[in-house]
RNA sequence: GGGGCAGUAGCUCAGAUGGCAGAGCGCUCGCUUAGCAUGCGAGAGGUACGGGGAUCGAUACCCUGCUGCUCCA
Numbered sequence: 001g002g003g004g005c006a007g008u009a010g011c012u013c014a015g016a017u018g019g020c021a022g023a024g025c026g027c028u029c030g031c032u033u034a035g036c037a038u039g040c041g042a043g044a045g046g047u048a049c050g051g052g053g054a055u056c057g058a059u060a061c062c063c064u065g066c067u068g069c070u071c072c073a
Base pairs, nucleotide, nucleotide: 001072002071003070004069005068006067007066010025011024012023013022019056027043028042029041030040031039049065050064051063052062053061
C1' cells in the first nucleotide's frame, strides 16, 4: 500500500429477506435460609462507533471517516 471481517446493555454475543432492540453473565430489589450460597420472581441499564445519502420508515441498504482483528505485498 491492497483485500476481507467486526463495531448493538458493564462483559460475551444474538437478531429481523427494513416496521419502534433481545439473551446469558453481571448489577439492584423481593421470596426462600438462623445466616451465606443455590434456586425462584421482579426491575434498572443501549442517541445501535462518527458523519452523510436513498426510503414513509434504518441497527440492517449506499458513500465516507475512525478503531480492532486478519490475509497478501
Molecule: transfer RNA
Organism: Micromonas pusilla CCMP1545